[in-house]
């Protein structure tokens, strides 16, 4: 220098002026509006001032949890999730470290990775045969030729053909025998474990479990539109009172309607609502995820839903996108920029 | 905000691992004086998108996208 690999941080572009919006705190005593009240005054709106006001994903709602209610939730079945090993966390399908496998020259990346030797299913077309130690289409060999027998080494089919390859052996062949390689099982050693290494045994049994299933393990359901408090309209259940008076029905008469309390409860109001597994810094322990200790800080809380507009200067351009109970993780979207480490190739010293 | 379901020719829907189908619609031909109906034939599909499992995916799994429904 080239093309790569990995990690991490920032991110309504920045600054200034004017106007405006949300919630919070304070002020003013005078002369604003509304409600209650005899008044004094109180509450609220408006006013003034102050500081403050979206994100790394606020998104998808895919996991886990807090919180609330349901019979405080226990057992069984069904159903569903997870699935190499060890650790972290409140917990998880998350994170960290490792093992095996696959890819890459390498840095490194990916990995739903238990069981197919418990059982069942499926494997189209082609092919002799698709799973039973079964099967003979061509070929090879033997018998003596109508045909019968042996043979899975070779051909042909297929995604996949009964361990691979070489030698011996044989009529021809075949783990039939042997060496090497692969798998499985047993034994020993190492490791906390996944697993690794070595030896022995011809033991050689297809693939598929993101097919049913088996094994292990986890899960009660619903969700802040949960739920709690108040509740003056209207309805109605129970209890009390009563056919008298009074009120309304435009003036009179008749007629009709109208009582009180409790329970439940629609609209609406308030709570739930933001101090929390919290943030920042420092130190210690650990390989790391993370844990512990100390100091400092408080950082939106709406309910038709605020966080904006204009102007000026700089700047090439300026993304994805907007809280709605909260938190941890994952996934997805994203103009552009900063920083760090590593490997390979080339060149120069 | 929360919870569910669906996506296959132009439209409405089947198909739930092995060559993607039906009805209506479209096009052409026949029949008719002509049209409709009827009969015969034909064309039309990235199975919403991307990835994975598998020999093989519309189907099974995951992530996105779009649409629809329910809860005050």
């Nucleotide at each position: 220098c080239g093309g790569g690999c990995a990690g991490u941080c920032c991110g309504a572009g920045a600054c200034a002026a004017u106007c405006g919006c949300g919630g919070g705190c304070a002020c003013a005593a005078g002369c604003g509006g509304u409600g209650c009240g005899a008044a004094a005054g109180c509450a609220u709106c408006a006013g003034u001032g102050c500081a403050u006001g979206a994100g790394g994903a606020a998104a998808g709602u895919c996991c886990g949890g807090g919180c609330u209610c349901c019979a405080c939730a226990g057992g069984a079945c069904a159903g569903g999730g997870u699935g190499c090993c060890g650790g972290g966390c409140a917990g998880u399908u998350c994170c960290c470290g490792g093992u095996g496998a696959a890819g890459g020259c390498a840095a490194c990346u990916u990995u739903a990775a238990g069981g197919a030797a418990a059982g069942u299913g499926c494997a189209a077309c082609a092919g002799a045969a698709a799973a039973g130690a079964a099967a003979a289409c061509c070929g090879c060999c033997c018998c003596u030729u109508c045909g019968g027998g042996g043979u899975a080494a070779g051909g042909a089919u297929g995604a996949a053909a009964a361990g691979g390859c070489g030698a011996g052996g044989u009529a021809a062949g075949a783990g039939c025998u042997c060496a090497c390689c692969g798998g499985c099982g047993c034994u020993g050693c190492g490791g906390a474990g996944a697993c690794g290494c070595a030896g022995c045994g011809g033991c050689c049994u297809u693939g598929u479990a993101a097919a049913c299933c088996c094994c292990a393990u986890c899960c009660g359901g619903a969700g802040c539109a949960a739920c709690g408090u108040c509740g003056u309209g209207g309805g109605u259940a129970a209890g009390c009172a009563u056919u008298a008076a009074c009120c309304g029905u435009g003036g009179u008469c008749c007629g009709c309607g109208g009582g009180c309390u409790u329970c439940a409860g629609g609209a609406g109001a308030c709570g739930g609502c933001u101090u929390g597994a919290g943030a920042u810094c420092u130190g210690u322990g650990g390989a790391g995820a993370c844990a512990c200790a100390g100091a400092u800080c408080c950082u939106a809380g709406a309910u038709a839903g605020a966080u904006g507009a204009u102007u000026g200067u700089c700047a090439u351009a300026u993304a994805c996108a907007g809280a709605a109970c909260c938190c941890g993780g994952c996934u997805u979207a994203c103009c552009g920029g900063g920083c760090u480490g590593c490997a390979c190739g080339g060149a120069a010293a | 905000g929360c919870c569910a379901a669906u996506g296959u020719g132009g439209c409405u829907c089947a198909g739930g691992g092995g060559u993607a189908g039906a009805g209506c619609a479209a096009u052409u031909c026949a029949c008719u004086c002509g049209u409709a109906a009827u009969g015969a034939a034909u064309a039309g599909g990235u199975c919403g998108u991307g990835g994975g499992u598998u020999c093989g995916a519309u189907u099974c799994c995951c992530a996105c996208c779009a649409u629809u429904g329910g809860c005050u």
This is a predicted complex of two RNAs, RNase P RNA and transfer RNA, with 421 nucleotides together. Rfam match: Bacterial RNase P class A. Rfam classes the family as a ribozyme. Gene Ontology terms of the family: tRNA processing, ribonuclease P activity and dimeric ribonuclease P complex. Its mean pLDDT, the model's own confidence on a scale to 100, is 75.